[in-house]
Record summary: Predicted 3D model of a 355-nucleotide part of an RNA (large-subunit ribosomal RNA, domain IV) from Syntrophothermus sp. NCBI's taxonomy places the organism under Bacteria, Bacillati, Clostridia, Syntrophomonadaceae, Syntrophothermus.
Context: one part of a larger RNA
RNA sequence: CCCUCGUUAAGGAACUCGGCAAAAUAACCCCGUAACUUCGGGAGAAGGGGUACCCCGUUAGCGUGAGAACUUUUACAGGAGGAGCGCGAGGGGGUCGCAGAGAAAAGGCCCAAGCGACUGUUUACCAAAAACACAGGUCCCUGCUAAAUCGGAAGAUGACGUAUAGGGGCUGACGCCUGCCCGGUGCCGGAAGGUUAAGAGGAAGGCUUAGUCGAAAGGCAAAGGUCCGAAUUGAAGCCCCGGUAAACGGCGGCCGUAACUAUAACGGUCCUAAGGUAGCGAAAUUCCUUGUCGGGUAAGUUCCGACCCGCACGAAAGGCGUAACGAUUUGGGCACUGUCUCAACGAGGGGCUCG
Numbered sequence: 001c002c003c004u005c006g007u008u009a010a011g012g013a014a015c016u017c018g019g020c021a022a023a024a025u026a027a028c029c030c031c032g033u034a035a036c037u038u039c040g041g042g043a044g045a046a047g048g049g050g051u052a053c054c055c056c057g058u059u060a061g062c063g064u065g066a067g068a069a070c071u072u073u074u075a076c077a078g079g080a081g082g083a084g085c086g087c088g089a090g091g092g093g094g095u096c097g098c099a100g101a102g103a104a105a106a107g108g109c110c111c112a113a114g115c116g117a118c119u120g121u122u123u124a125c126c127a128a129a130a131a132c133a134c135a136g137g138u139c140c141c142u143g144c145u146a147a148a149u150c151g152g153a154a155g156a157u158g159a160c161g162u163a164u165a166g167g168g169g170c171u172g173a174c175g176c177c178u179g180c181c182c183g184g185u186g187c188c189g190g191a192a193g194g195u196u197a198a199g200a201g202g203a204a205g206g207c208u209u210a211g212u213c214g215a216a217a218g219g220c221a222a223a224g225g226u227c228c229g230a231a232u233u234g235a236a237g238c239c240c241c242g243g244u245a246a247a248c249g250g251c252g253g254c255c256g257u258a259a260c261u262a263u264a265a266c267g268g269u270c271c272u273a274a275g276g277u278a279g280c281g282a283a284a285u286u287c288c289u290u291g292u293c294g295g296g297u298a299a300g301u302u303c304c305g306a307c308c309c310g311c312a313c314g315a316a317a318g319g320c321g322u323a324a325c326g327a328u329u330u331g332g333g334c335a336c337u338g339u340c341u342c343a344a345c346g347a348g349g350g351g352c353u354c355g
Stems, first nucleotide, its partner, number of pairs: 001350008010341002014339001019336001027051005036041001038173001052095005061087004070078002072075001096100001108334007115326002120132002136171007148157003174321004179251003184248002186244005193239003199233002205227004211220003252270005279313001280310001291307005
């Protein structure tokens, strides 16, 4: 000097990103307990008091219930009885110590806010959470050889189930609610018209040559063969017509205006499918920003309450609340302390020195 412990004057978070760590609290009995609340809770809320031993004492009271005797329906019977044993509060008096749950083991508490309702689950070995799940809500698919899934198939799961069932998506207890837009994309429905494949169809044409014309070069050319192939016909789809947002998604700009100023209930205009309703709002979202005001502090980039100028909240990628719950996050307080002012001493184990 290091590690693991113990104690500490005065102060008591001044430490620090942060009370991290440590200290403190702690058992049982009694008293007494707020806001809020889904009336269950919150609650061990908080906050107080008591606790040893001896005598009164065989305390009050409670539990258990033997032998003998008795009765009869003679049985592992009945009822009366109360021996013995065990438990035992409360009260009075007394005794000792600094201290009586005398050691060990055994909640710290409160206030406010965010997130998630809750119990659960998770990154085996850096993350336990506000992530996942969850009951509940809602939408879509599925009529049974179901949909869906695995599998070239057979077959199997679904399910020896049958729409109060099964599968998939989103949301996530509960309370109050969930606005507008179907133009785009998707899905569902429609079938009149346009477009449209293979196939059907076979017009026209090319090649070939018996023949024919020609003096020749060459021309024309039936049937057959062969190649190409127009019109016409031809489904779904797409175009088209509707519906649908707890489907994917989206939810404006400029200018002017009130008898101080400021602001604009009001007006004009452009664009759009429609221009963000309720609620919330410097927020797990606010850049400017330590916004401004208020609270708390002597002093507060954090925190709480407001305001609204929402860079860039917003309604099941749910909105706003919410009792209870949380090894969750944030701010404050009481208690308590070597976290600190500021360090000291002691114990054990290392290191170091000597041997």